[in-house]
Molecule: small-subunit ribosomal RNA
Organism: uncultured bacterium
RNA sequence: AUUAGAGUUUGAUCCUGGCUCAGGAUGAACGCUGGCGGUAUGCUUAACACAUGCAAGUCGAACGGGAUGCUUAGGCAUUCAGUGGCGGACGGGUGAGUAACGCGUGAGAAUCUGGCUUUAGGUUUGGGACAACAGUGGGAAACUGCUGCUAAUACCGAAUGUGCCGUAAUAGGUGAAAGAUUAAUUGCCUGAAGAUGAGCUCGCGUCUGAUUAGCUAGUUGGUGAGGUAAAGGCUCACCAAGGCGACGAUCAGUAACUGGUCUGAGAGGAUGACCAGUCACACUGGGACUGAGACACGGCCCAGACUCCUACGGGAGGCAGCAGUGGGGAAUUUUCCGCAAUGGGCGAAAGCCUGACGGAGCAAUACCGCGUGAGGGAGGAAGGCUCUUGGGUUGUAAACCUCUUUUCUCAGGGAAGAAAAAAAUGACGGUACCUGAGGAAUAAGCAUCGGCUAACUCCGUGCCAGCAGCCGCGGUAAUACGGAGGAUGCAAGCGUUAUCCGGAAUGAUUGGGCGUAAAGCGUUCGCAGGUGGCACAGUAAGUCUGCUGUUAAAAGUCGGGGCUCAACCCCGAACCGGCGGUGGAAACUACGGAGCUAGAGUGCGGUAGGGGCAGAGGGAAUUCCUGGUGUAGCGGUGAAAUGCGUAGAGCUCAGGAAGAACACCGGUGGCGAAAGCGCUCUGCUGGACCUGCACUGACACUGAGGGACGAAAGCUAGGGGAGCGAAUGGGAUUAGAUACCCCCAGUAGUCCUAGCCGUAAACGAUGGAUACUAGGUGUUGCGCGUAUCGACCCGUGCAGUGCCGGAGCUAACGCGUUAAGUAUCCCGCCUGGGGAGUACGCUCGCAAGAGUGAAACUCAAAGGAAUUGACGGGGGCCCGCACAAGCGGUGGAGUAUGUGGUUUAAUUCGAUGCAACGCGAAGAACCUUACCAGGACUUGACAUGUCGCGAAUUCUCAGGAAACUGAGAAGUGCCUUCGGGAGCGCGAACACAGGUGGUGCAUGGCUGUCGUCAGCUCGUGUCGUGAGAUGUUGGGUUAAGUCCCGCAACGAGCGCAACCCUCGUCCUUAGUUGCCAGCAGGUAAAGCUGGGCACUCUGAGGAGACUGCCGGUGACAAACCGGAGGAAGGUGGGGAUGACGUCAAGUCAGCAUGCCCCUUACGCCUUGGGCUACACACGUACUACAAUGGUAGGGACAAAGGGCAGCAAGACAGCGAUGUCAAGCUAAUCCCGUAAACCCUGCCUCAGUUCAGAUCGCAGGCUGCAACUCGCCUGCGUGAAGGCGGAAUCGCUAGUAAUCGCAGGUCAGCAUACUGCGGUGAAUCCGUUCCCGGGCCUUGUACACACCGCCCGUCACACCAUGGAAGCUGGCAGUGCCCGAAGUCGUUACCCUAACCGUCACAGGAGGGGGACGCCGAAGGUGUGGCUGGUGACUGGGGUGAAGUCGUAACAAGGUAACCAAU
Repeated sequence: AUUAGAGUUUGAUCCUGGCUCAGGAUGAACGCUGGCGGUAUGCUUAACACAUGCAAGUCGAACGGGAUGCUUAGGCAUUCAGUGGCGGACGGGUGAGUAACGCGUGAGAAUCUGGCUUUAGGUUUGGGACAACAGUGGGAAACUGCUGCUAAUACCGAAUGUGCCGUAAUAGGUGAAAGAUUAAUUGCCUGAAGAUGAGCUCGCGUCUGAUUAGCUAGUUGGUGAGGUAAAGGCUCACCAAGGCGACGAUCAGUAACUGGUCUGAGAGGAUGACCAGUCACACUGGGACUGAGACACGGCCCAGACUCCUACGGGAGGCAGCAGUGGGGAAUUUUCCGCAAUGGGCGAAAGCCUGACGGAGCAAUACCGCGUGAGGGAGGAAGGCUCUUGGGUUGUAAACCUCUUUUCUCAGGGAAGAAAAAAAUGACGGUACCUGAGGAAUAAGCAUCGGCUAACUCCGUGCCAGCAGCCGCGGUAAUACGGAGGAUGCAAGCGUUAUCCGGAAUGAUUGGGCGUAAAGCGUUCGCAGGUGGCACAGUAAGUCUGCUGUUAAAAGUCGGGGCUCAACCCCGAACCGGCGGUGGAAACUACGGAGCUAGAGUGCGGUAGGGGCAGAGGGAAUUCCUGGUGUAGCGGUGAAAUGCGUAGAGCUCAGGAAGAACACCGGUGGCGAAAGCGCUCUGCUGGACCUGCACUGACACUGAGGGACGAAAGCUAGGGGAGCGAAUGGGAUUAGAUACCCCCAGUAGUCCUAGCCGUAAACGAUGGAUACUAGGUGUUGCGCGUAUCGACCCGUGCAGUGCCGGAGCUAACGCGUUAAGUAUCCCGCCUGGGGAGUACGCUCGCAAGAGUGAAACUCAAAGGAAUUGACGGGGGCCCGCACAAGCGGUGGAGUAUGUGGUUUAAUUCGAUGCAACGCGAAGAACCUUACCAGGACUUGACAUGUCGCGAAUUCUCAGGAAACUGAGAAGUGCCUUCGGGAGCGCGAACACAGGUGGUGCAUGGCUGUCGUCAGCUCGUGUCGUGAGAUGUUGGGUUAAGUCCCGCAACGAGCGCAACCCUCGUCCUUAGUUGCCAGCAGGUAAAGCUGGGCACUCUGAGGAGACUGCCGGUGACAAACCGGAGGAAGGUGGGGAUGACGUCAAGUCAGCAUGCCCCUUACGCCUUGGGCUACACACGUACUACAAUGGUAGGGACAAAGGGCAGCAAGACAGCGAUGUCAAGCUAAUCCCGUAAACCCUGCCUCAGUUCAGAUCGCAGGCUGCAACUCGCCUGCGUGAAGGCGGAAUCGCUAGUAAUCGCAGGUCAGCAUACUGCGGUGAAUCCGUUCCCGGGCCUUGUACACACCGCCCGUCACACCAUGGAAGCUGGCAGUGCCCGAAGUCGUUACCCUAACCGUCACAGGAGGGGGACGCCGAAGGUGUGGCUGGUGACUGGGGUGAAGUCGUAACAAGGUAACCAAU
């Protein structure tokens, strides 16, 4: 000094695993915004091309000369081109190349080193030229030829010479110098040494790819020579055949390296801007010259490309120096000032030069600092936003008061940086800084606000526009889009994008894994490699340790210091680590030595075995053949058919042939490395185990490459072929059925021999070895003890093979001495899903194919285990009119009614499987009414408020379809404090009214349904990491989660049951309008009257039924079965009562209501029409089809209801509906009101009828303003379909079904509907296999929107990336050959040649130059392969897409279990 997590797979959970985010950083860029200062930084792209200017000159104290000026006329000064010297090899730029001794680090020997320092010595004496210059030419220019003169510190001799070469030697050879000036210096030459710089060699380190495995001829070494400053194949000749490589050569790709920088807890990872060290490069390629140093950025030569000039003949150029331009690009500055400082070159110096450098400018590019004010200030102002209209918020924020002046403006002063005695010298710069004055004055934005992640509302929009880092938002109430208000964060910046590290333990050394998530090679042998038992002495490579050299500076850390602080700068200190040297230690590893026996192995002795190979033998079965017997079928299936059979099958008997496989024993038993191995016997052969003894003495384990074996299918060749049997044919099944299951045939194959293939879900989905760590119980082999005559039994050891289980491990499931525990060693393998085990390349293979094995693109998941549900053409148990057993219907007919559809101006709207369809509607002629057409109204038909007028109101007339409009008349009310008020009507303007307009997917309320099914939950405890489980499961039982027992559960709640109503029995009480037994009266009759309340009944209140009692069963329980008593018996019948929840179920049109919409209309009024339509389809009903009936006559018995805008007795009229008059009744009083089926009698006699009644005609009645569209009823007439209903389907278990009528509500009228009421009154239930629905337990699951689920493949369409492809076209590196520039080197008999020698004049020689030739040699040409791109008709698969097509493969037993491999 020191380690943080979050979101996202699911209904939920744990895990695995990817994706994403929060942090830091940058030479950045972009968007919006922008006050100041300091310090840094600023072409990351085109090593692309460059206009213009500058960036390397200097020296007259080396030299001759020119010009100018001065002159004392001697010269002097300044300056300039040239000769000469030094410097242009530094400084500055860039990173193209380079995977290399290039760099880093540490060593080394065979070297050079200008200038500098120290030191020793010397500096003598000669000579000949060439520039400049002069003259004369060429050329457009650049430049240049010829002739002539000349100096030097230029050039060349001679002398000397400590040096060098060289010798045995002191031989011999070679070989220097320069002067200048101001007289004190400074040069020059030769040595020696130092310092600095440079060259060379070596160890170690230094990216990716093996889909690059072999590379190499000067290659490796030697000898000799050459060459270099220097070792060396550096070069050459000869000789040898080496050298490198799996510890990765060669090849390909990428890349300057480092100090450092960023990040990280660290280890690491990434990176190599600025600064510093090294290297490389200078338009591209090659080359040398000069020089101390170059193969030279601002030098030369050549070749090439490009640009420019040109008189077309020829020339010139190289910003990767500083500025700057164009271009490229998302993107990177001024054609500035100065040499004042630091440094460099030259010079003796003055000085000159210096785009190095010092500064300024531009850029918020980065870091650091400062400011945009501070304090007070609530009527919490106005305005904005919101709003439930009360308020809230903006907000002490503002205004206002007081204060300050950093910054700003102005003015004054004013540095340090400047140094060695003084003087002089400042680009920055009148800058920093100081002082004064002025005035809050000049100065705030950006992003975000669904979660991660700090921060919320309104409006707009309406799966559109858009957002988005991930998850995801948006389909009319969006905190997620856009705007606004507010808030949050940071702040002269803020966001976005890009990239790196982190988080990521997501490549895991620190620090991961491999049974099921990705991952153990199919098995084994084994070279290299890695690892390795016990003990001894030694060595010291590893290891540990002391000292030491180095690891540049800067940076970083720590401590100080300087700029007001900080950034920045300065000083000092220190560590880790690396490499080298040296001394020591010896435990461990290693090494060699000498030993041991526990690992391993060998021998001797036993044992078991489907271990392997070969040979021989055997019986059962099957098929075929022959023969006998014998007759009509056989065979086959879910059912059939194809097939076989009268030419004799099948069945049966006998004989024969063939091939394949070996029943029983047989066993989670045996053997083998695995694959695998099963009749018997024999031969050969491998391994294992057990016991004891002897021997060897670590000989071991693992094992990359490599070798061997390796099921089935398949391939090649040759055999064989009974049965079975891919393919194929036929029959079935089916919507289809190129399938399955099934049937009839049947080829390859299955079998053998020889060879190949080399893969499987080759599985224990579990690599091998060793050691350790509780047990229990089987079984196989061997041994020992005990026991026995012996075999057993019992105990025990070793080896194998199973089950259960503890600790421990695991995400869980599970594993658990046969580990998935605890450890060590070695190998293999994994790193999200898909694309894909695919493509390309290579290897193997006869082929099929196998092995190795990517990428683009695409998704945010894919996955494991477990949980709760749901589901299953899974299982078990149970229930229900669920089936079955019955009775009656529907579906056929006619009609009624509802719906769909169609039609229409409108046929208003809603309800749509069960759970819509005689439903809302308990009743559409107008109204209703919401719809349509026409005509009207606009504060409105209705509510509240304001103002004005008028009582209100009523009536009449005219127009009109009405609404309405116009006119006229009547009428003057109530209260009063005398002002007026209340109520009503009319008028006016505005707030508003109004809406059956939308949204039931914004809602409340109500309702349906599962279902009156028996379930649904909670608290505490316990178990589980958790979701969750337990309880609630289990054994019984029940109608019931009803009850009992058991149990890590114990309790509780909502449901069940009961409590409520009603019916059934009895009792008590009370009797009018009810009743009448007894008493009396009375009638034609009658509770009609008195009277009574016994009975019926009515109303109220009680009793009763609880499995209480008996017997049996059961577990001594709960309970069940039977019985007694009882009006009623096991819930007595019926009703009301509907748990948690499901269906976004239904309803905005019953009501209420948010939001949206309309406002002379989507409101409102009115007339007429429509909701009543009608080729059709469906639902629900009514009436029938008749004789158990119809019809006529006569007769009997209810209950429950309703009644004043009403029910209506009775009388009369009418055939009747009904009408007229009218008593009674506001109802236990009166009325509706004759109940019908039923009973008795007559007729009808099986027919479309005396059945049925539709339809139609005529005549009437009733209601009502009004019966045409469009009501009901009556009478007469008419008399349709229909003869019991296909597939299918509904209701009902007892006072039920069936059947019969009655009443009520709605209502003016209208009932086959609905709701109730009573009358008559059955049949059947063996049973739970099946259909439907439901409950509980269990099981599987890839479902969770939950099977109406999920999901696969072809095809069609669109887009995207990619493979192949005849070819076409680039790039790169190599190689063979040709050509061969410049140039070094070599040769030269050609040419030229001042110095020296020589002759003294020559010749000649030495040396030099040129030319020519030779080797090498860049560019270029050409050939040939290699690697790598682009493109390509066509083609292959892949991915992604909206609601396409066809099927249904998988998930449940997925309806043929699935899957793996092959064909």